Record summary:
Predicted 3D model of a 350-nucleotide part of an RNA (small-subunit ribosomal RNA, central domain) from an uncultured Lentisphaerota bacterium. Rfam family: Bacterial small subunit ribosomal RNA. Model confidence (mean pLDDT): 88 of 100.

[in-house]
Context: one part of a larger RNA
RNA sequence: UUGGGCGUAAAGGGUCCGUAGGUGGUUUGUUAAGUCUGACGUGAAAUCCCAUGGCUCAACCAUGGAACUGCGUUGGAAACUGAUGAACUGGAGUGUUGUAGAGGUAAGCGGAAUACCAGGUGUAGCGGUGGAAUGCGUAGAUAUCUGGUAGAACACCGAAAGCGAAGGCAGCUUACUGGGCAACAACUGACACUGAGGGACGAAAGCGUGGGGAGCAAACAGGAUUAGAUACCCUGGUAGUCCACGCCGUAAACGUUGUCAACUUGAUGUGGGAGGAUUUAACCCCUUCCGUGUCAAAGCUAACGCGAUAAGUUGACCGCCUGGGGACUACGGCCGCAAGGCUAAAACUC
Numbered sequence: 001u002u003g004g005g006c007g008u009a010a011a012g013g014g015u016c017c018g019u020a021g022g023u024g025g026u027u028u029g030u031u032a033a034g035u036c037u038g039a040c041g042u043g044a045a046a047u048c049c050c051a052u053g054g055c056u057c058a059a060c061c062a063u064g065g066a067a068c069u070g071c072g073u074u075g076g077a078a079a080c081u082g083a084u085g086a087a088c089u090g091g092a093g094u095g096u097u098g099u100a101g102a103g104g105u106a107a108g109c110g111g112a113a114u115a116c117c118a119g120g121u122g123u124a125g126c127g128g129u130g131g132a133a134u135g136c137g138u139a140g141a142u143a144u145c146u147g148g149u150a151g152a153a154c155a156c157c158g159a160a161a162g163c164g165a166a167g168g169c170a171g172c173u174u175a176c177u178g179g180g181c182a183a184c185a186a187c188u189g190a191c192a193c194u195g196a197g198g199g200a201c202g203a204a205a206g207c208g209u210g211g212g213g214a215g216c217a218a219a220c221a222g223g224a225u226u227a228g229a230u231a232c233c234c235u236g237g238u239a240g241u242c243c244a245c246g247c248c249g250u251a252a253a254c255g256u257u258g259u260c261a262a263c264u265u266g267a268u269g270u271g272g273g274a275g276g277a278u279u280u281a282a283c284c285c286c287u288u289c290c291g292u293g294u295c296a297a298a299g300c301u302a303a304c305g306c307g308a309u310a311a312g313u314u315g316a317c318c319g320c321c322u323g324g325g326g327a328c329u330a331c332g333g334c335c336g337c338a339a340g341g342c343u344a345a346a347a348c349u350c
Stems, first nucleotide, its partner, number of pairs: 004321003007304002012318001014201004021194003025088007033081002035077008049065006091191001092188003095184005103177007110154001114150008125136002162169002206247006215241002220236004258317006266295011299306002323350003332343004
C1' cells in the first nucleotide's frame, strides 16, 4: 500500500530477441464507444444535513426540504482518446556509394620462450631463501653449443585506443559471416517504443564422454617458520587449466546507474566519417554527424558527487524495495547426471 523510493543507505532483472498487454508522429472526412451537456424515469423508509415544530430544556420525536455524488432511457456537442476511410514524411525501415574495427566461426602458417630427448664442450657444484633445508648432481648436473619433439600463450605495436547486446574479443593469412558509422535523399509510408509469461546467449569454477598434457597449479607429500602452523616462504605434485561434443546457468555478470525518446551554458583531449577554407595537401584551421574520456555552469543530491554518455527537466513501458537477524534458509514445485540453480516463508529474537 490511492504514499515514498531504487549510483554509495533496502531496491535495476547478467544481456538481448520477442508474445500478450500498456503506450504511440502529421493533416483531413465520417462515427459517437469513452468524454461533456439537457430532459425524463428510477435512486423505499429510516439514517446524515438544513428549517420549523412537540415533550419545561436536551437527548429523543414529528413535519417539510435538500441530498442520495448511482443506474437506465432519450436529445444534443465533436476539441481530446478510441473506431473507420483517405493522405503525408519528420519516427522506423529499405536502397546506393564509401568506411573503421582484438565482432563471430573454421582452416592453415609463424617466431620468441619453456620443458623434455639425443649428441658435443666442460667440472663440482646447482637450485632455493630473510637465512636455510627438503630437492637435483661424479651413473657427469648447472652452464654452453647443435639437432629434434611437445603443448600452451602470443613480447614490441598497445593507447584514458577499437569492436561487441552482455559475457567477452589481441601473432599472421585465407574463406564464410553479423552489426555499426557517414554521405546521398531514390523507395515503403507509422510498419514504432516497451515488454508479464516465453526463447536465445551467458566469465570462471564444476560435471559427462573421448583426446591432449609443455608451463602453471586446488588436493596431497616433504622442507622450513612457529608455542602450535592442517597457512604465509621453499622443493615436488594430481585433478584442472588446452581441444571436440554435451551439460551447468551462476559472479563485486559493476557504470553497483533498466530500455527508448525529447529538451537544457561551456571548455578541452581522443577514435571513425562527411563538407568547407587554404597555393597543392592526407597537416593546421572552421562546420557537422557518430563514439569514447576529462573539467566545469544551471539544476539536482543527505553528502560524496552527477552534470548533453545526467544522478538536470519531462514522457512511455518493464523490473525491484518496504527494519536487523533467522534466511541468497526450510517446506513444496520446476530444472539439473550430480554439484546445485530458480521461486520462497514462518516460529523465535533484537